[in-house]
């Protein structure tokens, strides 16, 4: 974009269409075909009138209605789409092979006669529909006869493209009346006859219109339908027909169709046209029109101009109905309607006014064709539901960051209009024509009666629709908006609910607690009397590519040749005109569509004309290209001569090397095999080693990036036989060429059969091994088979994944053959033909890549592709001995499958290099008790976070109340805490008393301030009350900040260029260096940002500034203590400042960068440490630090309070302590730090105490006092390897502190009590120098509590070959199927679960073949038996009928046998598909055995 729609929702009007797609399923009931009295017969009644004898009777009604004959019409009109793949449409032809009623035009006729019939009457039968006899009649019904210009047969004869047309001769065939008028009386007074007009009839000619038959061409799918055909195909005779033919039939021949798709299966009414597309083209065949078929199913024939007949007829069948049971009757796919179907399709209307149609002179009748109407938003088209103002931006809804947005000029209010719809009223056109009437003309007539015909005029008559169309007045904005859809495509966003639910979704994909995607709301977007939605067509899809597509790797080149058919083909000349190209001409229906015009106010529509209809036909005409025919030519292609090179194919020989095996020697304990080993082999002599000797394959070196061949292949030498290729030369054929469906041949490996042959290998099979298994990888054996003959089979990753053949388009290079020329000729140069290979130029190409060997530009043929699985797999057919090959799909399934390249990440891929990463070393942890901290477990509760590295002496830098968030259990409800209004009372405060476990509550005491206009008020406290507080409730996957980890790793990017279609690349690779993307060179790169360095602290050395610590260094005094004068020199201390920069030398390096050594320094080559942590990553961590969005709670999850809890305990880890001891314990003496803290504090001397401590209370807000003692060390002594004098847990008692208070649950001290523990398994952890190791010290949390944690400082090692290997990381590079990224990906058996399929004993339908049985109606034929009006007759009969027989054909039936086709099937098979099954690991990275193909095994 369309629609004959459907459903949903929701609906105001008008106009124009259109309305059973399904059951060609059954149909009640009415209508849908009759008309003719101008062609005949017969013909009663109601009801009036009149007479009447009252029984009737005549007239009118009326020759009406009605029956009958007879005539036309019932084949037209309407209806459906069932069958037909067909001359059935469509288009052009043909008919010398025909037919045509009515109508038109020409012509002749129309003459005389005859039996006979229904109605009708009378009889009889039936239930009934109807039927029988018998009588009586007409006719435009029927039959003879006369006549026949012309027709028709049948024979002769000319002309002639079949049966055309000319003629002779013989035969043969019509015919009907009827009406109106008139009386000229021929006829002879008549319903006549005759004239007349009109119409009818018969023969013939033509025409017009219909129509029948034949061809040419065009008309779906399937080749998994390949052969089909007995009247079949010609033919002659004959029959049939309107009319041609094998239509039919007898004979004869043996024909005929088909790969340009027969034959059979499926589907289907064809067309003008719709619908769509930019066209071609695809789909489609409602409405309209033209053909065709059908009329309940099959058969059949009659009548007729026409029919094999929708509303005729005959039979059979099936369905219904009536029935009195014997028999009848029907046939909506005609209008309407009715049940069924179905997702779905109308009123059982009016009308013949118009169109049109049958009959009729004709008035007229009939018409469910038609013309209106009604129902249906089913479509289109049109028009309405107001229109202007109007901001206080009212009210409500929504949202809100609480300011305000928005809905919104929207309403409301004000001013207007009234279209449709309502009421009312007015009012065309559709009417022409017919009739009536009136007048001219004209025929006929004697007529100025009258009829017939015909022209005008017209006051008259005829309209279903119709309450029309249009038009006026009236009333008021009044009655009239709704439906999808806002996550991308695709235009519209917030909010609430919902919580992977319930739910949406057309694709992609939403929902797991903040969902623009669900469902509700506001709000927005788009159509809007219709808006979605579902189905369906084409379109976009260049996604079947004719326009217009492709095949190296995406799907796709046949394994490779040869070739018949086909298709295509060189240069030239000359013809023909088939293709072609014009010109004419004819057809290409009408309607549509287009164009221009006209009518309805537009418009849909509707009407005029125009154009157009790519065709097909006939005809001319051209002749360049194509083709046919003829000449001729050589460039294609071939032939012939001379050379050339090869693994080119067949055969038959010969050879040496090597492996096995076998015999002899030598020789002696193993050989052998592996990643290590076993199986094996060997003292019966193996391996090895030497000689001899069989027998098989296969031929090292030459060998090459070579050579040869269609391809599969082809490798030792030598002979036959044999194929092609190339180079020269240019004698010769004269286009012979090229492709190539089928076809045919060749076809590796490996499998089959026959027979041989077997040395080595070696599937199967056996041992050994390896593993969690190992039907594998390795290893020891071995059978087929590899090898020959001969027959099969036909595959492949039969690859260059490139089909053959032609031509044309830049080059460089190397090679194998071959000429040919230069020539300093055993070389080399250089041209040129084949060949084969790398590198490239335009040029393709998605890109990789190709590139004179094309994947480039062209031609020709051929072969093939059309998303992925399902599958190259089913079923069928062909081939094969099998194995299997060939051809080859559907159902089901996803929404991808895939190329090529891109960055990353990965690797049991390489390459370069860091790092205490390994290595080398020192101590540890794992074991023991203890501390601790987790996990489990327990608990009323053991509050919560932290979980691999990167949780676990983590948040805790201090859990006995508190802290505390957990539990129990008491208690409050504006609240323990913060702002604010309101009321009331009291200053605020301060304090007892009493009950309770407290919270709390009751009861007192004291105490009265400030400002004042004396009413009061401000503060503050207590009560009540409203807003509101609060929450360690949840989300750390809503977040902010903050921190961890990679990582102190050397990375991470950008901006312009510049390359690429993009992704992306270049920078930032490369080559050197470094710690470092540090720095040099170098480069389509050139800068530049963050990082690294460095600025900064702290140490280490001078110095300069300062001097209540230092010195007696140098003086002076001393109670000997820098105590005290004095001094700031040193020491320190705290502020500045030098110094170090590869600055100097010498090597290497590239003349760089920088390395390596030295030389001076206090110190080098980043001195030592510390802070410093790009880009990101891990939805890491943390809502219980804080903050905070959103949820959740509000007499509780919030507060308050007591008391448990957090401190449990069979157990399992992690981090520490303390140890196992002699490098040590203990005891006594004795030296030497730094760096801190300290007023609610540190707290000296001093005194008690064994101790912890406790008294005391100096000094210090501290370079000044005090914690304070430093410890290992250093001297001396004891202890002798002992569970000890090691070790120090348990656990007694006894105490000291701290605090409201140490029971659960501190710490310390004394006595005593002494556990495990003798150096710790697999694993594992730290450290590279002042480090580890060890010794103490000091803070900070804190009322007390330290084995933790931050920190001083004291003694002070060992070791590093090195970078293979684990870990982890940086840069390049290389494959990938991975990309939530190797903790990735991913295959198969199994088992579940569900769908679709194939096999399947069969079983059932359908359609259909062949034989054959039987045969109704009925055409034909025959007929000896019955019967019969017209004609003939010698009156016997005949001629012809009918009827009965029989015969051919023949539906429908049946039998038997067979083919397709569909269902259904126990059971099987294999496949799909499905959040979290079982079992291994086959692939992707060298996937840990390279992977794939062909084939066997398991």
């Nucleotide at each position: 974009a369309u629609u004959g729609a459907a459903c949903g929702c929701u609906g105001g009007c008008g106009g124009c269409a259109g309305g059973c797609u399904u059951a060609a399923c059954a149909c009640a009931u009415g209508c849908a075909a009759g008309u003719c009295g101008g062609a005949c017969g017969u013909g009663g009644a109601a009801u009036c009138a009149c007479c009447u004898u009252c029984g009737g009777g005549u007239g009118a009604g009326a020759g009406u209605a009605g029956c009958g004959u007879g005539g036309c019409g019932g084949a037209c009109g309407g209806g459906u789409g069932a069958g037909u793949a067909a001359c059935g449409c469509g288009u052009g032809g043909a008919u010398g092979a025909c037919c045509u009623g009515c109508c038109c035009u020409c012509u002749g006729g129309u003459g005389g006669g005859g039996g006979a019939u229904a109605a009708c009457c009378c009889g009889g039968g039936g239930a009934a529909a109807c039927c029988c006899g018998g009588g009586c009649u007409a006719a435009u019904a029927c039959c003879g006869c006369a006549u026949a210009c012309g027709u028709c047969c049948a024979c002769g004869g000319g002309c002639u493209u079949u049966g055309g047309u000319c003629u002779g001769u013989g035969g043969g065939g019509a015919a009907a009346g009827c009406u109106g008028g008139c009386c000229u009386c021929u006829g002879a007074u008549g319903c006549a006859a005759g004239c007349u007009a009109g119409u009818g009839c018969c023969g013939g000619a033509g025409g017009a219109g219909g129509g029948g038959u034949c061809c040419g061409c065009g008309u779906c799918g399937g080749a998994u339908u390949a052969g089909c055909u007995g009247g079949u195909u010609g033919g002659u005779g004959g029959g049939g027909u309107a009319a041609c033919g094998g239509c039919c039939u007898a004979c004869c021949a043996a024909g005929g169709c088909g790969a340009c798709g027969a034959u059979c299966c499926g589907u289907a009414g064809c067309u003008g046209g719709u619908c769509u597309g930019a066209g071609a083209g695809g789909a489609u065949g409602a409405u309209c029109a033209g053909c065709c078929a059908c009329a309940c199913u099959g058969g059949g024939a009659c009548u007729g101009a026409g029919a094999c007949a929708c509303g005729g007829c005959c039979c059979a069948g099936a369905c219904g109905c009536c029935u009195a049971c014997g028999g009848g009757c029907g046939g909506c796919a005609g209008c309407a309607g009715u049940g069924g179907g179905g997702a779905a399709u109308c009123u059982u209307g009016g009308a013949c006014a118009a169109u049109g149609g049958g009959g009729g002179c004709a008035a007229c009748c009939c018409u469910g064709a038609u013309c209106c109407a009604g129902c249906c938003a089913u479509g289109c088209c049109g028009c309405g539901u107001g229109g202007g103002u109007g901001a206080a931006g009212a009210a409500g809804g929504c949202c809100u960051u609480c300011g305000g947005g928005u809905u919104g000029u929207a309403a409301a209010g004000c001013c207007c209009u009234u279209u449709c719809a309502g009421c009312a009223g007015u009012g065309a056109a559709g009417a022409c024509g017919c009739c009536g009437g009136g007048u001219c003309g004209u025929u006929c007539g004697a007529a100025c009666a009258g009829g017939g015909c015909g022209g005008c005029c017209u006051u008259g008559g005829u309209g279903a629709c119709g309450u029309u169309a249009g038009c006026u007045g009236c009333a008021g904005a009044a009655g009239a908006a709704g439906c999808a859809c806002c996550g991308g495509c695709c235009a519209a966003c917030u909010c609430c609910g919902u919580g992977c639910c319930a739910g949406c979704a057309g694709c992609c994909g939403c929902g797991g607690u903040a969902a623009u995607a669900c469902g509700g709301a506001g709000g927005g977007u788009g159509c809007a009397a219709g808006c979605g939605u579902u189905a369906a067509u084409c379109g976009g899809a260049a996604u079947c590519a004719c326009u217009g597509g492709g095949c190296g790797u995406a799907a796709a080149g046949g394994g490779c040749a040869c070739g018949c058919a086909g298709g295509c083909g060189g240069c030239u000349c000359g013809u023909c005109a088939a293709g072609u190209g014009g010109g004419a001409u004819g057809u290409g229906a009408a309607a549509g569509c287009c164009c221009c015009g006209g009518g309805c106010u537009c418009a849909a529509c509707c009407u005029g004309g125009g154009a157009a209809u790519g065709g097909c036909a006939u005809u001319c005409c051209a002749a360049a290209c194509u083709g046919g025919c003829g000449g001729g030519c050589u460039a294609g292609a071939g032939u012939c001569c001379g050379g050339u090179a090869g693994a080119g194919g067949g055969a038959g020989g010969c050879g040496g090397a090597a492996u096995u095996c076998c015999c002899c020697g030598u020789g002696u304990a193993g050989c052998g095999g592996u990643g290590a080993a076993a199986u094996g082999c060997g003292u019966a002599g193996a391996u090895a080693u030497g000689g001899g000797g069989a027998g098989g394959a296969a031929c090292a070196c030459c060998g090459g990036u070579g050579g040869c061949g269609a391809a599969g292949g082809c490798g030792g030498c030598c002979u036959c036989c044999u194929g092609g290729a190339c180079c020269g030369g240019c004698a010769c054929u004269g286009a012979c060429g090229c492709u190539g469906a089928g076809g045919u041949g060749c076809g590796a490996a490996a499998g089959c059969g026959u027979g041989g042959g077997u040395a080595g290998c070696g599937a199967a099979c056996g041992g050994g091994a390896u593993u969690a298994g190992a039907u594998a990888c390795c290893c020891c054996g071995g059978u087929a088979g590899u090898c020959c003959a001969c027959g099969c089979c036909g595959u492949a990753a039969a690859c260059g994944a490139u089909c053959a053949g032609a031509a044309c388009u830049a080059g460089g290079u190397g090679u194998g053959g071959g000429g040919c020329g230069g020539u300093a000729c055993g070389c080399c140069c250089g041209c040129u033909c084949c060949g084969u290979g790398c590198c490239g130029a335009a040029g393709c190409u998605a890109a990789c890549g190709c590139g004179u060997u094309a994947a480039g530009u062209u031609c020709u043929g051929c072969g093939c592709c059309u998303g992925g699985g399902g599958a190259g797999u089913a079923c069928g057919g062909c081939c094969g001995c099998a194995a299997g090959g060939c051809u080859a799909a559907a159902a089901c399934u996803c929404a991808a499958a895939g190329g090529a390249a891109u960055u990353g990440a990965c690797g049991g891929g390489g390459g370069c290099c860091c790092g205490c990463a390994c290595a080398a070393g020192c101590g540890g942890u794992g074991g023991a008790g203890c501390a601790u901290g987790u996990g489990g477990u327990u608990u009323a509760a053991u509050u919560c976070g932290a979980u691999g590295c990167a949780a676990c002496g983590c948040g805790a830098a201090g859990a006995a109340c508190c802290u505390u968030a957990c539990c129990u259990g008491g208690g409050c409800u504006u609240g323990a805490c913060a702002u604010c209004g309101c009321c009331c009372g009291g200053a605020a405060c301060c304090u007892g008393c009493u009950a309770g476990a407290g919270a709390u509550a009751g009861c007192g005491g004291g105490g009265u301030g400030c400002c004042u206009u004396c009413g009061g008020g401000a503060g503050c406290c207590g009560g009540g009350u409203g807003a509101c507080a609060g929450g360690u409730g949840c989300u750390g996957c809503a977040u902010g900040g903050c921190u961890g980890u990679c990582g102190u790793c050397a990375g991470c990017u950008c901006g312009u260029g510049u390359c690429g279609u993009g992704a992306g690349a270049u920078g930032u690779u490369g080559g050197g260096u470094u710690a470092a993307g540090u720095c040099c060179c170098g480069c389509a790169a050139c800068g530049a940002g963050c990082g690294c360095a460095a600025c900064c602290c702290c140490u280490a050395u001078c110095c300069c500034u300062a001097g209540u610590u230092g010195c007696c260094a140098g003086c002076g005094g001393u109670c000997c203590g820098g105590c005290c004068g004095g001094g700031c020199a040193c020491u320190c201390u705290a502020g500045g400042g030098a110094g170090a920069c590869u600055g100097c030398c010498g090597g290497u390096g590239a003349c760089a960068a920088a390395c390596c050594g030295g030389a001076g320094g206090a110190a080098g080559g980043c001195g030592g440490g510390g802070a410093u942590g790009a880009c990101g990553u891990c939805a890491a961590g943390u809502c219980a630090u804080c903050a905070u969005g959103g949820c959740c709670u509000u007499u509780a999850u919030g507060u308050c309070c007591a008391g448990g809890g957090c401190u449990a305990c069979a157990c399992a880890c992690g981090u520490g302590c303390u140890a196992c001891a002699a490098u040590g314990g203990c005891c006594g003496g004795u030296a030497c730090a730094a760096a801190g803290g300290g007023c609610a504090g540190c707290g000296a001397g001093a005194c008690g105490g064994c101790g912890a401590c406790g008294u005391g209370g100096a000094g210090c807000g501290a370079a000044u006092c005090c914690c304070a003692a430093a410890a290992a060390g250093c001297c001396g002594g004891c202890c002798g390897u002992a569970g000890u004098u090691c070790g120090g847990a348990u656990u007694g008692c006894a105490g000291u502190c701290u605090g409201c208070a140490a029971c659960u649950c501190g710490a310390c001290u004394g006595c005593a009590u002494g556990a495990a523990g003798c150096a710790g398994g697999a694993a594992u952890c730290g450290c590279u120098a002042g480090u580890a190791a060890u010794c103490g010290c000091g803070g900070a949390u804190c009322a007390g509590c330290a084995u933790g944690c931050c920190g001083c400082g004291g003694u002070g090692a060992a070791u590093a070959c090195g970078u293979u290997c684990c870990c982890g990381g940086g840069c390049c590079u290389u494959g990938u199927a991975c990309a939530c990224a190797c903790c990735g990906c991913c295959c198969g058996u199994c088992a579940c679960a569900c769908c679709a399929u194939g096999g399947g004993a069969g079983c059932a339908g359908g359609c259909u073949g062949u034989a054959c049985c039987a045969g109704a109606a009925g055409u034909c034929g025959c007929u000896a038996g019955c019967c019969c009006a017209a004609c003939c007759u010698c009156c016997g009969g005949g001629a012809g009928g009918g009827c009965g027989g029989c015969g051919c054909c023949g539906a429908c039936g049946g039998u038997a046998u067979g083919g397709c086709u569909u269902g259904c099937g126990a059971c099987u098979g294999g496949g799909g598909u499905g959040a979290a099954g079982u079992c291994g690991u086959a692939a992707c990275a060298a996937g840990g055995u390279a992977g794939c193909c062909a084939a066997g095994g398991g």
Record summary:
The RNA shown here (small-subunit ribosomal RNA) has 1498 nucleotides and comes from an uncultured bacterium. The coordinates come from a structure-prediction model, not an experiment, and the mean pLDDT is 87.